[in-house]
Context: one part of a larger RNA
RNA sequence: GUCCGCGAGUUGAUGAAUACGGCAAGGGUAAGCGGUUAUGCCGCGCACCCGAAGCGAAAGCGAGUGUGAAUAGCGCGUUGAGUCGUAUUUAUCGGACCCGAAGCCGAAGUGAUCUAUCCAUGAGCAGGUUGAAGCGGAAGUAACAUUCCGUGGAGGACCGAACCAAUGUAAGUUGAAAAUUACUUGGAUGACUUGUGGAUAGGAGUGAAAGGCUAGUCAAACUCGGUUAUAUCUGGUUCUCUCUGAAAUGCCUUUAGGGGCAGCGUCAUGUUAGAAGCCAUCGGGGGUAAAGCACUCUUUAGAAACGGGGGAGUAAAAUCCUACUUAUUCUUAAGAAACUCUGAAUACCGAUGGUGAAUUCAUGGCAGUGGGACUGCGGGGGAUAAGCUUCGUGGUCAAAAGGGAAACAGCCCGAACCGCCAGUUAAGGUCCCUAAUCAACGUUAAGUUACUAAGGAACUGAAUGUCCUAAGACAGCCAGGAUGUUGGCUUAGAAGCAGCCACCAUUUAAAAAGUGCGUAACAGCUUACUGGUCGAGGGUGUUUGGGCCGAAAAUGAACGGGAAUAAACGUUGAACCGAAGCUGCGGGUCGUAGAGCCAUGGGCGCUCUACGGCGGUAAGAGAGCGUUGGCGACAGCGUCGAAGGAGAGACGAAAGUCGAUCUGGAGCGUCGUCAAGUGAUCAUGCGGAA
Numbered sequence: 001g002u003c004c005g006c007g008a009g010u011u012g013a014u015g016a017a018u019a020c021g022g023c024a025a026g027g028g029u030a031a032g033c034g035g036u037u038a039u040g041c042c043g044c045g046c047a048c049c050c051g052a053a054g055c056g057a058a059a060g061c062g063a064g065u066g067u068g069a070a071u072a073g074c075g076c077g078u079u080g081a082g083u084c085g086u087a088u089u090u091a092u093c094g095g096a097c098c099c100g101a102a103g104c105c106g107a108a109g110u111g112a113u114c115u116a117u118c119c120a121u122g123a124g125c126a127g128g129u130u131g132a133a134g135c136g137g138a139a140g141u142a143a144c145a146u147u148c149c150g151u152g153g154a155g156g157a158c159c160g161a162a163c164c165a166a167u168g169u170a171a172g173u174u175g176a177a178a179a180u181u182a183c184u185u186g187g188a189u190g191a192c193u194u195g196u197g198g199a200u201a202g203g204a205g206u207g208a209a210a211g212g213c214u215a216g217u218c219a220a221a222c223u224c225g226g227u228u229a230u231a232u233c234u235g236g237u238u239c240u241c242u243c244u245g246a247a248a249u250g251c252c253u254u255u256a257g258g259g260g261c262a263g264c265g266u267c268a269u270g271u272u273a274g275a276a277g278c279c280a281u282c283g284g285g286g287g288u289a290a291a292g293c294a295c296u297c298u299u300u301a302g303a304a305a306c307g308g309g310g311g312a313g314u315a316a317a318a319u320c321c322u323a324c325u326u327a328u329u330c331u332u333a334a335g336a337a338a339c340u341c342u343g344a345a346u347a348c349c350g351a352u353g354g355u356g357a358a359u360u361c362a363u364g365g366c367a368g369u370g371g372g373a374c375u376g377c378g379g380g381g382g383a384u385a386a387g388c389u390u391c392g393u394g395g396u397c398a399a400a401a402g403g404g405a406a407a408c409a410g411c412c413c414g415a416a417c418c419g420c421c422a423g424u425u426a427a428g429g430u431c432c433c434u435a436a437u438c439a440a441c442g443u444u445a446a447g448u449u450a451c452u453a454a455g456g457a458a459c460u461g462a463a464u465g466u467c468c469u470a471a472g473a474c475a476g477c478c479a480g481g482a483u484g485u486u487g488g489c490u491u492a493g494a495a496g497c498a499g500c501c502a503c504c505a506u507u508u509a510a511a512a513a514g515u516g517c518g519u520a521a522c523a524g525c526u527u528a529c530u531g532g533u534c535g536a537g538g539g540u541g542u543u544u545g546g547g548c549c550g551a552a553a554a555u556g557a558a559c560g561g562g563a564a565u566a567a568a569c570g571u572u573g574a575a576c577c578g579a580a581g582c583u584g585c586g587g588g589u590c591g592u593a594g595a596g597c598c599a600u601g602g603g604c605g606c607u608c609u610a611c612g613g614c615g616g617u618a619a620g621a622g623a624g625c626g627u628u629g630g631c632g633a634c635a636g637c638g639u640c641g642a643a644g645g646a647g648a649g650a651c652g653a654a655a656g657u658c659g660a661u662c663u664g665g666a667g668c669g670u671c672g673u674c675a676a677g678u679g680a681u682c683a684u685g686c687g688g689a690a
Stems, first nucleotide, its partner, number of pairs: 002689005011094013026050003032044005054061002064076004097236002100233001104226003108223003116200009125190001127159003130155001134151006163187003168183004202218001204214003239624006249262005263369002265366006277355008290342001291340002296336003301331004307325002309322004372397010402413003417587004422583003428577003431562003437574007449564001455549002459546010476533005482506003487501003512527001516525002588614010598603001625679001627676008636668002644663003649658003
């Protein structure tokens, strides 16, 4: 793990609501007592409780009363039947649906056979080394001192076994072992080690002190008890079908993963009428988008210009000048969430008309939700980053299957009651994988299609300007491209070509005081410009369609693949495929309406027809199946074989029911009703089996 068994909303009290029942202006007994056919039933018991009258703090008054000076006004009342029982649901208090802490407390106990320290009494320490004091002798001294030799045998002395310890490394790590093994290492006459007996304990002991140790347990041992501690937390919570069906928001919260109230769900009762909603028209207020610059703030360019700065001038002024600045005004051009002379679309409120047969509202019972996610649009935060964050407004998912997007909760299409080897469409598709395609006119040559930008380019289509051109353009080829002059200056030099200035004139068909190379400077080559040759278009802009480059990442990965030059892209037409959508046929169920049948002390009845509904998590409401037991009925079944076990097959929408036959060997069922220890794939559930 599997299988079998067990395993979680119970029970008491007190309220609330609903259903049913008894009695009713009343209703009911409780404890207790008596009787009895005795876990029950019958009777007594009227204490007490609720209701039938309220108001006031109260005295008190009373269909009124309180306030008040009031006969006013206002507040609360007067106009509706209660009460008792049973059941269901729910609330509160109790262990309160079940399992689960770490913990807290107890003048209740057990532990020092482990370990810490201490006490008493015993035991142990191979061998080797060193050689303190003291003593003796000798030398030495005035005498000491002192020195030497010997003797001696001290020491938390030395080396090193036993013994004790545990430094480093390795192994081991489901171990040989819940702390070991191997090698290595420290102490080894001592604050040494050890046997036996004994002492000290739980807020206490003991501690050469590590919060160490106190029996594999220690920042408070273990056992039992308080005890079902508490758990706003996690997990689990057992049969079926039918109807409806949420929320992840607001306010408050020692509150933020929890709650209270509201919102949204469901059920009941009442209510709503041409209702709610929707559409059209009309009437409203607004200050958003946009726009604008009239205000406020910011801002472009220019003109005039007070004032200021600077210069000149004066004894001080005046005065004059100004490549500076500038209030203000004019012209011109802009920006704004916290600007507005303006100002939409929507939205919102109301009215009228139309449409509309299910919606609204109220009260009451029972909830769940209060972690949301992505996506379109409008904003804030961020970097106009995030599968980011936070609001608003729609959608989808959540709680939604199906088709499309290769695959893909949140995107596109579209809402699955069941069945059908029928039809028709949506999104999206129609060469093959793979259901379904053809035609017309264009574009692309990049496999663009099938990732991206600034920027770049004689790629190419369309449109539109402008210039040159048979008086010969554009490109190529042939030829010329000169003179004053080496212009002047500068310079060592400067001759078209370092630099500065000027840029004239002549001869010409044309030719720069020179376009670019070049030289030290010249030279040389070339261009502008001109002629010839050639013979038809050429140059340059603007707008726009498609393509190209820009384009580097780690396994090969940028159409799903094959492949495609149409099977790509654009425009157009006509077909087809394609879903659980829609339609058709059959069936089920719920609601509404109608008809029929049967009952009628009075149906939640049965049958049929029409129309409409039937995705669903949390949750609400309804109807059932099955298990165990009690009571009643069947004067039920059973040794001619009960329950239980196995089980072909049959029935029902499901839970389930029936069942030939085999096994088994003594009890069991059906209907009605009542009561529950009433249903397990799951709690790292508990016990057992193979």
Background:
Large-subunit ribosomal RNA, domain II from an uncultured candidate division WWE3 bacterium, 690 nucleotides, folded computationally. It matches the Rfam family "Bacterial large subunit ribosomal RNA". Its mean pLDDT, the model's own confidence on a scale to 100, is 85.